[in-house]
RNA sequence: AGAGUUUGAUCCGCUCAGAAUCAACGCUGGCGGCGUGCCUAACACAUGCAAGUCGAACGAGAAAGUGGAGUAAUCCAUGAGUAAAGUGGCGCACGGGUGAGUAAUACGUGACUAACCUACCCUUGAGUGGGGGAUAACUUCGGGAAACCGAGGCUAAUACCGCAUAAUACCUUCGGGUUAAAGGAGUAAUUUGCUUAAGGAGGGGGUCGCGGCUGAUUAGCUAGUUGGUAGGGUAAUGGCCUACCAAGGCAAUGAUCAGUAUCCGGCCUGAGAGGGCGCACGGACACACUGGAACUGAAAUACGGUCCAGACUCCUACGGGAGGCAGCAGUGGGGAAUUUUGCACAAUGGGGGAAACCCUGAUGCAGCAACGCCGCGUGGAGGAUGAAGUCCCUUGGGAUGUAAACUCCUUUCGACCGGGACGAUAAUGAUGGUACCGGUGGAAGAAGCCCCGGUUAACUCUGUGUCAGCAGUUGCUGUAAUACAGAGGGGGCAAGCGUUGUUCGGAAUUAUUGGGCGUAAAGGGUGCGUAGGCGGUGCGGUAAGUCUUUUGUGAAAUCUCCGGGUUUAACUCGGAGUCUGCAGGAGAAACUGCCGUGCUUGAGUAUGGGAUAGGUGAGUGGAAUUCCUGGUGUAGCGGUGAAAUGCGUAGAUAUCAGGAGGAACACCUGCGGCGAAAGCGGCUCACUGGACCAUAACUGACGCUGAGGCACGAAAGCUAGGGGAGUAAAUAGGAUUAGAUAUUUUGGUAGUCCUAGCCCUAAACGAUGAUUGCUUGGUGUAGCAGGUAUUUAAUCCUGCUGUGCCGUAGCUAAUGCGUUAAGCAAUCCGCCUGGGGAGUACGGUCGCAAGGCUGAAACUCAAAGGAAUUGACGGGGGCCCGCACAAGCGGUGGAGCAUGUGGUUCAAUUCGACGACGCGAAGAAUUUUACCUGGGCUCGAAGCGCAGUGGACAACGGUAGAAAUAUCGUCUUCCCGUAAGGGACUGCUGCGUAGGUGCUGUAUGGCUGUCGUCAGCUCGUGUCGUGAGAUGUUGGGUUAAGUCCCGCAACGAGCGUAACCCUUAUUGCCAGUUGCCAUUAUUAAGUUGGGUACUCUGGCGAAACUGCCCCGGAUAACGGGGAGGAAGGUGGGGAUGACGUCAAGUCCUCAUGGCCUUUAUGUCCAGGGCUACACACGUGCUACAAUGGCAGAUAUAAACCGUUGCAAGCCCGUAAGGGGGAGCUAAUCGGAGAAAGUUUGCCUCAGUUUGGAUUGUAGUCUGUAAUUUGACUACAUGAAGCUGGAAUCGCUAGUAAUCGCAGAUUAGUAUGCUGCGGUGAAUACGUUCCCGGGCCUUGUAUAUACCGCCCGUCACAUUACGAAAGUGGGCUGUACUAGAAGUUGGUGAGUUAACCGUAAGGGGGUAGCCGCCCAAGGUAUAACUCAUGAUUGGGGUGAAGUUGAAUAAGGUA
Repeated sequence: AGAGUUUGAUCCGCUCAGAAUCAACGCUGGCGGCGUGCCUAACACAUGCAAGUCGAACGAGAAAGUGGAGUAAUCCAUGAGUAAAGUGGCGCACGGGUGAGUAAUACGUGACUAACCUACCCUUGAGUGGGGGAUAACUUCGGGAAACCGAGGCUAAUACCGCAUAAUACCUUCGGGUUAAAGGAGUAAUUUGCUUAAGGAGGGGGUCGCGGCUGAUUAGCUAGUUGGUAGGGUAAUGGCCUACCAAGGCAAUGAUCAGUAUCCGGCCUGAGAGGGCGCACGGACACACUGGAACUGAAAUACGGUCCAGACUCCUACGGGAGGCAGCAGUGGGGAAUUUUGCACAAUGGGGGAAACCCUGAUGCAGCAACGCCGCGUGGAGGAUGAAGUCCCUUGGGAUGUAAACUCCUUUCGACCGGGACGAUAAUGAUGGUACCGGUGGAAGAAGCCCCGGUUAACUCUGUGUCAGCAGUUGCUGUAAUACAGAGGGGGCAAGCGUUGUUCGGAAUUAUUGGGCGUAAAGGGUGCGUAGGCGGUGCGGUAAGUCUUUUGUGAAAUCUCCGGGUUUAACUCGGAGUCUGCAGGAGAAACUGCCGUGCUUGAGUAUGGGAUAGGUGAGUGGAAUUCCUGGUGUAGCGGUGAAAUGCGUAGAUAUCAGGAGGAACACCUGCGGCGAAAGCGGCUCACUGGACCAUAACUGACGCUGAGGCACGAAAGCUAGGGGAGUAAAUAGGAUUAGAUAUUUUGGUAGUCCUAGCCCUAAACGAUGAUUGCUUGGUGUAGCAGGUAUUUAAUCCUGCUGUGCCGUAGCUAAUGCGUUAAGCAAUCCGCCUGGGGAGUACGGUCGCAAGGCUGAAACUCAAAGGAAUUGACGGGGGCCCGCACAAGCGGUGGAGCAUGUGGUUCAAUUCGACGACGCGAAGAAUUUUACCUGGGCUCGAAGCGCAGUGGACAACGGUAGAAAUAUCGUCUUCCCGUAAGGGACUGCUGCGUAGGUGCUGUAUGGCUGUCGUCAGCUCGUGUCGUGAGAUGUUGGGUUAAGUCCCGCAACGAGCGUAACCCUUAUUGCCAGUUGCCAUUAUUAAGUUGGGUACUCUGGCGAAACUGCCCCGGAUAACGGGGAGGAAGGUGGGGAUGACGUCAAGUCCUCAUGGCCUUUAUGUCCAGGGCUACACACGUGCUACAAUGGCAGAUAUAAACCGUUGCAAGCCCGUAAGGGGGAGCUAAUCGGAGAAAGUUUGCCUCAGUUUGGAUUGUAGUCUGUAAUUUGACUACAUGAAGCUGGAAUCGCUAGUAAUCGCAGAUUAGUAUGCUGCGGUGAAUACGUUCCCGGGCCUUGUAUAUACCGCCCGUCACAUUACGAAAGUGGGCUGUACUAGAAGUUGGUGAGUUAACCGUAAGGGGGUAGCCGCCCAAGGUAUAACUCAUGAUUGGGGUGAAGUUGAAUAAGGUA
């Protein structure tokens, strides 16, 4: 410091990387130090302990045991004035726990207290005399289960009570009055207490300023309330309390109410400012089962005290009692979750005591827990072209990996053995035989967790197959997953590592530092104006803000720096800094504030002008529509894309005249004017508002903005009353349509108009708040004024004010804005903070209603959105092209047949292709063949290597069998070598290989198709843009063409186009055999001689280039016409197919990764199937006839093929064909007869002399074989079909149409395919429309790109929320009731030791009773809140269904 994610860039949102944690969970776990450890149920608690102590305040006072005596009972001594109790004193208000309550009786900080208190402690002064009456313990009796209680009797004190003394204390009317004590210890000296007063220290009470949460969907609250007087009360001020008097007090700077919450030093984070937190440690507060209350005391309204009420638990003899772990341990419960019922008072501290000492779960230690921080270890060095294992592999190797083994070394930590502290400088050590030190032995006892697609460091294999799973985000997984699971390897951290939760950060996504509001979220509809905020200029004063300096305070700890101690660190100690704050003093006076006094430029006034649809009211005018009356006139009118409803013979429409009524004001009219906005338009009058210009006379800052508030506010709507011509929601018809509750049409009611009153919203828009100042220009227009032209300027120049356009700088994400700012600044107001839910719900408020204003949450998504870019698309536009349409010719679709496909069938009808379909297949009877049935084989049908073994192999024959196969027989080796042996060929056996037309064309190569022979597709450099990208390639012309020319921030280049290639059309030269034959000879015949002129063949050339002329065009490119020419503007045809698209096709041509299979998915054989057949479709053939059919005669091609062959003449057969075989390896021979055509004859419009299907019989040929299942022939048979619905195909010239010929494939099989020639047309006005394509432009919510995207209702599932008759809780207010305990007041006839009194009695006290206050409880009512509720409402999400809508002019913007 950034990164990922909508997309190509920007904004926004979400997420991540960091740090932290009182944590928890998962896996793992060696050691030590220092810390930390119920965040939940302030839930309930068994058991033990946590506050006692003092005999030097006091009275009493055991026992066991031991010793002694006694026979024993028992007694004595000791134990011991001990234990255990009691009276009394001090302590128990500290220490320890917890955070429920509390938003202020709290806390922090700073002041004040002359309005106060203070036990114990310190200092100082004074005093301490003399009496009295009780009471517990104890004892006797009684009650009770117990707890405990009652009555009688005895007794002491530093317990209690008088008296004396009395100031420097207290009170005071200043005369005076009031108030005290206690002793103990010691032989004693003395000491320690006590009383009183003053001071101190430390502690506390009270008051004030300032500071720190949320909600206005809480706006008004308050009767002791605010103040005063008097009294009471308190340590003390005070409505703290009471009586009386007054009517105040608080609140938009947020009272009251509600919710939440102990507060702080500090802790975490952050650059800081901030934000979050308040565990441990420290300070303060509050609480102690819940609520209330007082007592004692220096202090409590008292955690381990008391009383009462309540809930709960326990005991009980049922009568009554006991209890309070939010002390330390511990238990149950809750929970994701938090420790031992430990040791010791040795240290530090506390209480008591004169002390010894006692007590102390404070504390010091130990235990448990990786909960956190810090430190250490789990070994070190050497060790291979690198073991084994494992993983990967292109099979060569690579990785783990110097890692291990092995060699040498070391011993931290741990283990064992021994010594042994500091903490205590005298004694006393829980810790602890601990820390630490020494020794022994041995690498020995000690490594895991997470991750590896990107973010984010780290890659492969196997398994799985949108499954199982992963996931913070984007997302991964549908058979080759670096994303799942396992493994190998790697990366990170390490006794831990990950996950989850939470906080800050990143986030400038709350913006003080430091954001925005035209279009992304966001300017209030507009004005007036209150509070508030801000405010021109000179001088003087003041000192609140501001600045400087100083004093006090800001506890310690924490933090930073420096240093010290633990081996280091964490930790800890010392010093310094910091603690940014608050308060006081002194000073300064620029700025702000305040006070005073001036100024004129801001603002206003005055005077004089012109402009104006500014407002309100009243009156008035003409055109038009409609209606009514009358006339003329006749059959239609009207309306639409086309129609119909409607009107009209009862006379419409049309036309003329007259009348009625309502509404709106054509032309003028102008991005002209006026108004705050909404808005305002015939003309006239009355009343009235504002702005502008000129003058510079007057006032002297009077100003700007404006939360609340008030007013205005289009249209629609509402209330009441009028009015109603036209128009027109609703509505009724007619059309359109699949439907049509729409669009269109005929009618038509509210409304639209007026008056009065509501409503208060709009895309109320410039989507741009108001005000002020500053900042280059150009050009219109409206108003006013001045100047100039000889003058009276609409016109020219200048100034001011308004209103437009274009543009500089600047700004902006871009678009754009640009003196009328969205520029540069200032002031004030309003508003925004992801999309949806939702401007919804609830609440409040306004409204007659409709509804308005205010305005959430749950839940859900990773986007939503803005501007711009490139494509694609449009029932957008422009230009252009194509057999695209049109104009023509001929077909298909109907029939029969052939062929292919689908479907069906089948044991199988092998497979692929679907924009396919006479396609792969240039040819399925066997073979092919991949399919089915059956029979066989398993190193296999073929090939290679090695080893063993046998032998030639082959050929022929026999047997079994359907064959494969098995078996038998006949025949039978070769080469080298003297030999042993070796080699060649071959059968069998074994090993290593094999084989697969099995799957995946969505793992691939190669090849191919299509858009499309369409004219396009790109690059380098430069320039422009934040960027995607643009420019070039657009524009003006032109072309078949991004073809060429011109222009241009572009200049060049590449792949395509064209050309180069083949063929065809003309011709020259060369060459003439097998070709040809003009001249010449000859023949039946170019047959032969001869010739090479011609045809022809085939090689090299020529020729065409807009070259020439005219016209047009821009003097260009090019176009039109013409000449010449065989051919004229790419001459015709072919080959040639840019970047790319379709995951197009092909694993069954071939090649190939992966998977599968191996006595089978391989291979051999026989038979069958691919040829099936209710049906549907495509492509063809033959026809339906007379432009024809049949029969006879007859003319004229090109190209191609032939030795496995083509096969002539001749003979046979009706024919297919057979016999036979000349010639030909081909310009020589053969296939070979071309056919349509021409000509002669017959047929005469008929299911025919058309058509030939189908079927029967007999044959021919090929082949091992023709049944399934070939072709052909002959005779016989003679079906459908008489020109084909909707629809649809091809073709622009040697083309369509028509006619035949040849070839490949084959043993045979062709209506298919590929070629060849013969005959040989018609038409094209033209580009509106259909289809496809190209360029430019425009819109877009599209980018798997219109076969796109996408909204709502309904139906289904699920989810959160609202309403709801109600129901159940919680909390609070008000009113009434109630009234325990207790203080206080009254009473007190009962009762009573101290004082007075001889006594009677008195004084004083007290039980009881009564009153005030008052907790729980009760009744009624109200508010808030939570849960639940039949039913109901909308919202979100989801696979798929229905129907219409939006996005392009989205087909009605």
The prediction has a mean pLDDT of 82. Small-subunit ribosomal RNA from a metagenome, 1453 nucleotides, folded computationally. The RNAcentral record of the sequence draws on SILVA.